[in-house]
RNA sequence: CGCCGGACGCCGCCGAGUCGUCCUGCGGGGCGAGCCGGGGACCCACCGCAGUACUGGGGUGAAUCCCGGCCCCGGACCUCCAGUCCGGGGCGGGUAGGGCUGCUUCCCGCCCGAACCCGUCAGCUAACUCGGUAGGCGGCUCACGGAAGAACU
Numbered sequence: 001c002g003c004c005g006g007a008c009g010c011c012g013c014c015g016a017g018u019c020g021u022c023c024u025g026c027g028g029g030g031c032g033a034g035c036c037g038g039g040g041a042c043c044c045a046c047c048g049c050a051g052u053a054c055u056g057g058g059g060u061g062a063a064u065c066c067c068g069g070c071c072c073c074g075g076a077c078c079u080c081c082a083g084u085c086c087g088g089g090g091c092g093g094g095u096a097g098g099g100c101u102g103c104u105u106c107c108c109g110c111c112c113g114a115a116c117c118c119g120u121c122a123g124c125u126a127a128c129u130c131g132g133u134a135g136g137c138g139g140c141u142c143a144c145g146g147a148a149g150a151a152c153u
Stems, first nucleotide, its partner, number of pairs: 010139005018033006034133006044123001056121001057118004065094003069091009097112004103149005
């Protein structure tokens, strides 16, 4: 000097997930403000002959849906094998949708496209009420890209 990895600090990104204050046994906790979400009337929306059977339904979140694809498991047909069908899981591909450095629209490109909760119950919804305020990344050749526009200086 270069490369890789880690800790702290700083600057930023996704996200509602921030700020202030107090306590603490240092793990965290209380309160307030801000922000986000659920429940919850009238009106409105939906439904409207009745019954039976089958199927539950909803919420947070961008995170839904599809697949003569591959593998595994279970069940049914079958005396067994093989084979077919059904269901579930994993992998993979695509996709609604979301993100990419002040704001808006478009284009090209890249990335994500998870997880969890309520428990048979929820349209909207004033008053009212119940919760959340986790987490994950980047800091240099890169989307801090290109075109148009608005705002500000």
Molecule: c-di-AMP riboswitch aptamer (ydaO/yuaA leader)
Organism: Candidatus Blastococcus massiliensis AP3